[in-house]
Context: one part of a larger RNA
RNA sequence: GAGUAGCGAUAAAACGAGUGAAAAGCUCGUUCGCCGAAAGCCCAAGGUUUCCUACGCAACGUUAAUCGGCGUAGGGUGAGUCGGCCCCUAAGGUGAGGCAGAAAUGCGUAAUCGAUGGGAAACGGGUUAAUAUUCCCGUACUUAUUUAUAGUGCGAUGUGGGGACGGAGAAGGUUAGGUUAUCAACCUGUUGGAAUAGGUUGUUUAAGCAUGUAGGUAGGACACUUAGGCAAAUCCGGGUGUUCAAUACUGAGGUGUGAUGACGAGGACUUACGGGUCCGAAGUAACUGAUACCCUGCUUCCAGGAAAAGCCACUAAGCAUAGCUAUAAAUGAACCGUACCGCAAACCGACACAGGUGGGCAGGAAGAAAAUUCUAAGGCGCUU
Numbered sequence: 001g002a003g004u005a006g007c008g009a010u011a012a013a014a015c016g017a018g019u020g021a022a023a024a025g026c027u028c029g030u031u032c033g034c035c036g037a038a039a040g041c042c043c044a045a046g047g048u049u050u051c052c053u054a055c056g057c058a059a060c061g062u063u064a065a066u067c068g069g070c071g072u073a074g075g076g077u078g079a080g081u082c083g084g085c086c087c088c089u090a091a092g093g094u095g096a097g098g099c100a101g102a103a104a105u106g107c108g109u110a111a112u113c114g115a116u117g118g119g120a121a122a123c124g125g126g127u128u129a130a131u132a133u134u135c136c137c138g139u140a141c142u143u144a145u146u147u148a149u150a151g152u153g154c155g156a157u158g159u160g161g162g163g164a165c166g167g168a169g170a171a172g173g174u175u176a177g178g179u180u181a182u183c184a185a186c187c188u189g190u191u192g193g194a195a196u197a198g199g200u201u202g203u204u205u206a207a208g209c210a211u212g213u214a215g216g217u218a219g220g221a222c223a224c225u226u227a228g229g230c231a232a233a234u235c236c237g238g239g240u241g242u243u244c245a246a247u248a249c250u251g252a253g254g255u256g257u258g259a260u261g262a263c264g265a266g267g268a269c270u271u272a273c274g275g276g277u278c279c280g281a282a283g284u285a286a287c288u289g290a291u292a293c294c295c296u297g298c299u300u301c302c303a304g305g306a307a308a309a310g311c312c313a314c315u316a317a318g319c320a321u322a323g324c325u326a327u328a329a330a331u332g333a334a335c336c337g338u339a340c341c342g343c344a345a346a347c348c349g350a351c352a353c354a355g356g357u358g359g360g361c362a363g364g365a366a367g368a369a370a371a372u373u374c375u376a377a378g379g380c381g382c383u384u
Base pairs, nucleotide, nucleotide: 013031014030015029016028017027018026032381033380034379035378040361041360042359043358046341047340050339051075052074053073054072055071056070060068061067080141081140082337083336084335086119087118088117092113093112094111098107099106100105122139123138124137125136126135142333143332144331145330146329147328148327149326150325151324152323153319154318158314159313160312161311166301167300168299169298172294173293174292177288178287179286180285181284183202184201185200186199187198188197204262205261208257209256210255211254215250216249217248218247219244220243221242222241223240224239225238226237228236229235263283266279267278268277269276270275302305347356348355363375364374365373366372
């Protein structure tokens, strides 16, 4: 220079009470304003304790601070079913032998790693200051082993099936959700109307199990035979014949059960005013309706749209007190992640930075709409 520029979106504050040395900024309350395909909620990445509580205010916070993502201390992340690990493979990596090279090393077979993909199984309610599909309550399911009973051709690293897949378009059936009515509880003081009325709030409930629907796909069953499937096969494929008009598989949703349960407006008692304990009404119908499900379907097009394992069948070696199937019971299901932020003051940007950051959810009124405006739940008023 200069007490100058600036104090980081013009979404907005006001009042009362509390605490305190001190309150525009903290806490509580009543109004007001802003977002509402987000400025709300849930996950992934990344961060790594920032989470919760107590006590602090030097520094950090573009001001103050009693407050804080700050300091100090203590506490907090509970899983057979969520995700990983595990089994399987893709691109790609590594690579015994091998090939090349003076070597370093390069390439690459068998093999082995490698998810962003395939592969068993859980929902509803409650609870903590802080975790919950993890704890608790209720009701389930999967898988392996063992035992018992009953039946019985079982058996793989081999063979076959399956897994198993593109784009676009259209229709139907549904549900989530929504709206209105019904029903229940409570209220109706003033002005106009109105008690056969009006208003406020609520009217919620899963997986599983049973049933097998709207629909979708394939003709089905049996017998004989067989140059294929590296051996074998009763399996798959090829062939021949007989017979039947259905049969098998798949499939949302609905209904019943789950549930004489839970939740539930509200009420009662209590309180350190944060909360805690107990009781608990109604809990139905119609309409509308998805971008969700049936649908890995259907139609159509050319650019012709992963693999492998789990799984099912077949037989080989072999086995026949084994093994396999069914039912029941018992036992096991380890380890790692799980707090919190997550379109952001906690991630990437030197900052509490108007920038950047993948996926899911998608209320109401108007509307073609996820546009736009207002608004619910919820969250904020952007630290002078």
This is a predicted structure of a 384-nucleotide part of an RNA (large-subunit ribosomal RNA, domain III) from a Neisseriaceae bacterium. Rfam family: Bacterial large subunit ribosomal RNA. Model confidence (mean pLDDT): 85 of 100. Lineage of the source: Bacteria > Pseudomonadati > Betaproteobacteria > Neisseriales > Neisseriaceae.